[in-house]
RNA sequence: GGUUUAUAAAGAAGGGGGGAGAGAAUAGGCUCACCGAACCCCUGGCAACCUGUUAAAAUGAUAAGGUGCUAAUUCCUACCCAAACUCAGUGUUUGGGGCAUAUAAAUU
Numbered sequence: 001g002g003u004u005u006a007u008a009a010a011g012a013a014g015g016g017g018g019g020a021g022a023g024a025a026u027a028g029g030c031u032c033a034c035c036g037a038a039c040c041c042c043u044g045g046c047a048a049c050c051u052g053u054u055a056a057a058a059u060g061a062u063a064a065g066g067u068g069c070u071a072a073u074u075c076c077u078a079c080c081c082a083a084a085c086u087c088a089g090u091g092u093u094u095g096g097g098g099c100a101u102a103u104a105a106a107u108u
Base pairs, nucleotide, nucleotide: 001108002107003106004105005104006103007102008101013043014042015041016040017039021032022031023030026078027077028076029075044070045069046068048067049066050065051063052062053061054060074100079097080096081095082094083093084092085091
């Protein structure tokens, strides 16, 4: 790097460096950002998966060792289906599915 499975409406802050952008890709939005973005370091915290403990146990609880995470539903939408609104839809809303992405574990 690939594949498979599971989850993704919850949760979680400060300091130092840095100096113009960031929010996965493409596009359209919309937010955040010199009252300091991305990124790096330190210390905290959260608890998704693995792990440990506990309960008869898959679901629960608990710990925080391994990864991870620490603005906004994966920030929203973009592909399909259904329903409702509209009663002119090429529009809007809701629900479901799919694609993609992220994380973990297993495997290659």